[in-house]
RNA sequence: UUUAGGUUCGCUUAAUGAUUUGAUGUGGAAACCGGCAAACUGGUGAGUAACACGUGGGAAAUCUACCCCAGAGCGGGGGACAACUUCGGGAAACCGAGGCUAAUACCGCAUACGUCUUCCUGACUCAAGUCAGGAAGGGAAAGGUAUCUUUCGGGAUGCCACUCUGGGAUGAGCCCGCGCCCCUAUCAGCUUGUUGGUGAGGUAAAAGCUCACCAGGGCAACGACGGGUAGGCGGCCUGAGAGGGUGGUCGCCCACACCGGGACUGAGAUACGGCCCGGACUCCUACGGGAGGCAGCAGUCUAAAAGCUUCGGCAAUGGGGGAAACCAUGACCGAGCGACGCCGCGUGCGGGAUGACGGCCUUCGGGUUGUAAACCGCUGUCAGAAGGGAAGAAGGCUCUAUAGGGGAUAAUCUUAUAGAGAGAGACGGUACCUUCAGAGGAAGCCCCGGCUAACUCCGUGCCAGCAGCCGCGGUAAUACGGAGGGGGCAAGCGUUGUUCGGAAUUAUUGGGCGUAAAGGGCGCGUAGGCGGCCUGUUAAGUCCAGCGUGAAAUUUCCACCGCUCAACGGGGAAACUGCGCUGGAUACUGGCGGGCUAGAGUGAGUGAGAGGUUGGUGGAAUUCCUGGUGUAGCGGUGGAAUGCGUAGAUAUCAGGAGGAACACCGGUGGCGAAGGCGGCCAACUGGCACUCUACUGACGCUGAGGCGCGAAAGCGUGGGGAGCAAACAGGAUUAGAUACCCUGGUAGUCCACGCUGUAAACGGUGUACACUAGGUGUGGGGUCGGGUUUGCCGGCUCCGUGCCGCAGCUAACGCAUUAAGUGUACCGCCUGGGGACUACGGUCGCAAGACUGAAACUCAGAGGAAUUGACGGGGGCCCGCACAAGCGGUGGAGCAUGUGGUUUAAUUCGAGCCAACGCGAAAAACCUUACCAGGGCUCGAACGGCAGUUCACAAGAUGUGAAAGCAUCUGGACUGGCUUGCCAGUCGUAUUGCCGAGGUGUUGCAUGGCUGUCGUCAGCUCGUGUCGUGAGAUGUUGGGUUAAGUCCCGCAACGAGCGCAACCCUUACUCUUAGUUGCCAGCACGUAAUGGUGGGAACUCUAGGAGGACCGCCGGUGACAAACCGGAGGAAGGUGGGGACGACGUCAAGUCAUCAUGGCCCUUAUGUCCUGGGCUACACACGUGCUACAAUGGCCGGUACAAUGCGCUGCGAGUCUGCGAGGAUAAGCAAAUCGCAAAAAGCCGGUCCCAGUUCGGAUCGGGGUCUGCAACUCGACCCCGUGAAGUUGGAAUCGCUAGUAAUCGGAGAUCAGAAUGCUCCGGUGAAUACGUUCCCGGGCCUUGUACACACCGCCUGUCACACCACGAAAGCUGGUCUCACCAGAAAGGGCUGGCCUAACUGCAAAGAGGGAGGUCCUGAAGGUGUGGUCGGUGAUUGGGGUGAAGUCAUAACAAGGUA
Repeated sequence: UUUAGGUUCGCUUAAUGAUUUGAUGUGGAAACCGGCAAACUGGUGAGUAACACGUGGGAAAUCUACCCCAGAGCGGGGGACAACUUCGGGAAACCGAGGCUAAUACCGCAUACGUCUUCCUGACUCAAGUCAGGAAGGGAAAGGUAUCUUUCGGGAUGCCACUCUGGGAUGAGCCCGCGCCCCUAUCAGCUUGUUGGUGAGGUAAAAGCUCACCAGGGCAACGACGGGUAGGCGGCCUGAGAGGGUGGUCGCCCACACCGGGACUGAGAUACGGCCCGGACUCCUACGGGAGGCAGCAGUCUAAAAGCUUCGGCAAUGGGGGAAACCAUGACCGAGCGACGCCGCGUGCGGGAUGACGGCCUUCGGGUUGUAAACCGCUGUCAGAAGGGAAGAAGGCUCUAUAGGGGAUAAUCUUAUAGAGAGAGACGGUACCUUCAGAGGAAGCCCCGGCUAACUCCGUGCCAGCAGCCGCGGUAAUACGGAGGGGGCAAGCGUUGUUCGGAAUUAUUGGGCGUAAAGGGCGCGUAGGCGGCCUGUUAAGUCCAGCGUGAAAUUUCCACCGCUCAACGGGGAAACUGCGCUGGAUACUGGCGGGCUAGAGUGAGUGAGAGGUUGGUGGAAUUCCUGGUGUAGCGGUGGAAUGCGUAGAUAUCAGGAGGAACACCGGUGGCGAAGGCGGCCAACUGGCACUCUACUGACGCUGAGGCGCGAAAGCGUGGGGAGCAAACAGGAUUAGAUACCCUGGUAGUCCACGCUGUAAACGGUGUACACUAGGUGUGGGGUCGGGUUUGCCGGCUCCGUGCCGCAGCUAACGCAUUAAGUGUACCGCCUGGGGACUACGGUCGCAAGACUGAAACUCAGAGGAAUUGACGGGGGCCCGCACAAGCGGUGGAGCAUGUGGUUUAAUUCGAGCCAACGCGAAAAACCUUACCAGGGCUCGAACGGCAGUUCACAAGAUGUGAAAGCAUCUGGACUGGCUUGCCAGUCGUAUUGCCGAGGUGUUGCAUGGCUGUCGUCAGCUCGUGUCGUGAGAUGUUGGGUUAAGUCCCGCAACGAGCGCAACCCUUACUCUUAGUUGCCAGCACGUAAUGGUGGGAACUCUAGGAGGACCGCCGGUGACAAACCGGAGGAAGGUGGGGACGACGUCAAGUCAUCAUGGCCCUUAUGUCCUGGGCUACACACGUGCUACAAUGGCCGGUACAAUGCGCUGCGAGUCUGCGAGGAUAAGCAAAUCGCAAAAAGCCGGUCCCAGUUCGGAUCGGGGUCUGCAACUCGACCCCGUGAAGUUGGAAUCGCUAGUAAUCGGAGAUCAGAAUGCUCCGGUGAAUACGUUCCCGGGCCUUGUACACACCGCCUGUCACACCACGAAAGCUGGUCUCACCAGAAAGGGCUGGCCUAACUGCAAAGAGGGAGGUCCUGAAGGUGUGGUCGGUGAUUGGGGUGAAGUCAUAACAAGGUA
């Protein structure tokens, strides 16, 4: 509340119900009237360089709602307007008209102690003024609610509200000192309401805040004005600090709210979520007109490398409204997202060795990953599951009690205290607690070349890539990429950007300027800075003490507290280095006053001087002119030519003209500020030094700006012009020669006047003052002494000018009383190289140009001093067949040989100036052989190991084949067993499989070894010491000397090593020993002859040993040394000749093809076997040689004399034979015995007679010999014939200094055969060397250097090409600012005839007052014009930078070839 029933009461002409209307009350949404708030909170940093901010002050020049305290009051009236209603307009937004109405809305009146205005008086203040008293005048208000009471009109009280006034608190406005004030002077002058006054206006308030008038001020180098950039601060980051950078979060202040302007309201705004106007943009529209402002919280879009949820809640804190309950609050509290930062925690702990597997490396042994894992035992944070579960809540409200307040000894109300009660948590079922399970779910990133902790393999091959700097990568990459391993951090790690540090690299702390960047070209002087001795005063600076302030946060971490710890938070202390006030101190600085003379200046007396200016004057010389003499050249150069000259030059003599400069003296002498100044005389004039010490009394020093002076060249005007001489012309030089050289020659050089204002204007050294060892010259003065020939000499001293040198300084070099030392004062200047002594702008200039003076871009160095080398068309000294002096060659010819080139199937490879090219090769027909073609093999041509098989092996034969090979046939040994032709084992052979092969494939720039070369040059180093910061030096340089770093002397060096020399070999002499195969003097034998024989041991010789030569001796020179010269003696004389022997190093010299070897590459082939070919090609070019071109010769005949070697698959006598090569036969000899073996040139004789020959021998034809399996490609030799080029060689170039060159022959290695090559041997046997100027190479010292890959170096500029940034440029275009003018919105202010008009006055008319409208002033955007300034862009143009090997020259570095 409804239904049903019952009961009671009242009424039933009514109650009751329904509907409608009105009234009152209550609740309630929206609208409206009114109040307060909305000016707080929150966001952002555009603007602002400013009293905006910070700090400290000021107001006697101010305001302040709400709040608190105190005093006084709140009386009595009036008229409206919203809402609402009736019409109307509009699409809308919204608007208009009529009508009604309330108030704490609005308006008069009354009252008003204080208050406000004016006036008067007094007191005070430094003062504009303040305070006190008096007079006159002006000016207020509003009620609401609760309770009580009432005669129902009202009254009283409480609370809240309202009005006036005083005070407080809070907040705000204004003024000032200082700080902040950042960059720019390539912004130097700015300003007209500007600076001040008077008056007026205006404001809450001082004031040009505004206006009128008057005056002509104000600011600025201590930076005005302009431009750029920027919110300021507390703080934050960094730093030892001083500083530097910064202003995000938090806090304070300011400014802004789409851009610009404006006021209204209000206590407060010129108002983020108000209004009006202009503008841009977006949206709606019916095209007439309207709407909007996230730099609030979320969110969207865009721009970006890039920054979150369209969350929950008012529970807490805070502010607003309200009496309160409460309401709203994207303030705030929370949650979400993001490793963005800080902090904390975890991803397990203990044991565990066969040190597992796997990975990686490997020296193949192993090492490492690594106790790591597996495995065993244990724990349980975080995450997961389950359960429990906070604090953050106090205030306020309600009730009760007690004690007050006001009130009427009430009520309501209210205050305090105590107690009780109800309700409120977004976070959040979160923090936290308990239980459960299980090592289970939880590690990455960067780095490992040095800096810088951490190393190997593979891949790649200046590629791909890395890189903070240096730099890695071109075949062995700790640097790239991967892997293994390691190092560092760790829920992070790297990168990028930014800031400070390191950086003493802007230097206050705390730098510099001779040569590295840096002293102004020099003086005078303004401002400024700094300033002698004594004294007084002041107290600004300075110092001390106290007070105030320096907000909080931050900081310190000093003690403490709260989150489990910490980060974080809380309370306290310190600090905040600053500013202000008060008091004190007075040494120093400053201010003011007084004094002094040492700084400075004046005076007096001397003196020197190319100091300056002007005017005169002199001689020498050059040139020109005139005349004379005189004749053919002159001049010039490296050499020439141009030029001048027979129209008479040059030369020479005389005279004249003119200009310029002043020889000798003349001097690291003088003077001047510097530039600069030089015959002599005069005039004018500046400065300086010395001496005296009379005067002034700090008058001083420096000096931003400023002013003046300022070489040469240059410019203007006018003169002058002899010589010289840019430009220019000609001649040379040269590849060229717009140069150097030569012949000419104009400006200019000279004078006057004016400009320019720069130089390597330099001592590369600012000015002034003071101090700090000396020595020695020289110029000027003073003084003392000596002596005197009157020239002088010496000491001391002042000033100037040089050299040397100590301390000290310096990177060193060097400076050193004339500082670059030690100090003071002031000025100028520097901050990596290039771009750039530039551009733009400005100032100056007639111009040329000067002064001031950037940036983009680019590089990782530029630079100084010194060191060691190397180099020099630098110097000095000295060597060498280096030149010169000689002799002979090469380059020309033919041939041989090597190389290049070309060719080829292949012409294998290497060597490349000297120092490749008769080289590897001391020997390619096959072989060699590496190359090519073809035919074969694939554990392979050789060797080893293991296993299996076999007797197929070897050897022989046959077939095939070009051969290799392939195919076939015959075909083991030993032992044992026995089924006597089989089995087993061993050995050997072959074969199969596996493992090791093989490679003259590549890299000599991965290497060892060996070698060449400088160079047989005399050098190259070390230890210790000393010097130097050091690199380094010294020693090792110097004086002599030597072939020599050989030796001597000297010396801060003393020693030593590798080199030199010597020791070794050989040769020359002698002695000794020995005496065969060598020898033969004497003796003997013998022969046609011969050491043939006996014998000898003397000689020669052989081969062992020894001696000898050492500047030892003599003389000279010299330092009395070393040594050199000469001589004697001697076989030999000054290392006797020759050889071997090659320092530290250089050339990435040569060799992977002698060998060895790392890496890489091939593996039925890049290995291996074989046949044939090729390495031998041939238009050419070069190197090295041979033979020649002839008579010093060729040919023929005769004849003499060597040495070294070699020989058994060999040398091979002799004999025979052949014209000959050779053949046949054969003695001797493993060799001082035999042989090769004849030496040749020579000598004797003959011939040829100057010619392409009797020279020369190529080439070709024919015939032979020898070796060899084989001479076709492709051997050597012999004979006969043929008989080419060539008649001494262009430019150029090589060797050699004595037993050498030249010439002559001999032997050997290799080798079957095949030298004109190579190596060795002897014979004959010269010429020349004045000398070191020059060429080449080298050594030592010194000098210069921009070289150090070292002069084959370095390096400059134009041009061409590509790219980059910048300047100029007809212009085009934009931002910003000024000025003038036009026009002028909103708004405010002034004025306003007419119009409209509720409150007040008035009886009314009307008035007062107000309003709309109009108008004037101010006034934003806008427009027009003119400028300033800063950009963008621009055909074209200018230079600059960078770039790989472009072109042309060669300017610089050396004496850079012209310093």
The RNA shown here (small-subunit ribosomal RNA) has 1459 nucleotides and comes from a metagenome. Model confidence (mean pLDDT): 83 of 100. Rfam family: Bacterial small subunit ribosomal RNA.